[in-house]
């Protein structure tokens, strides 16, 4: 250098044929404990950037970056 895949919450990740994004462990709060552990209950918390197309984009298209892997 070129070619595939890939970037979603503090972590690991779901998410179909474009229709307002969910889970698990983490974190905070209550509730229970003499306190805390364990269990229950609730609550914040994310589509890595920049453009295009659409009435409408996490999804499609593009370009930069970032990762993995190939090939020379």
């Nucleotide at each position: 250098g070129c070619c595939u895949c890939u970037g979603u919450a503090g972590c690991u990740u779901a998410g179909c044929u474009g229709g307002u994004a969910g889970a698990g462990c983490a974190a905070c709060a209550g509730u229970u404990u003499g306190a805390a552990g364990c269990a229950c209950u609730g609550u914040g918390g994310a589509c890595g950037c920049c453009g295009g197309u659409u009435c409408g984009a996490u999804u499609c298209c593009g370009g930069a970056c970032g990762g993995a892997g190939g090939c020379a």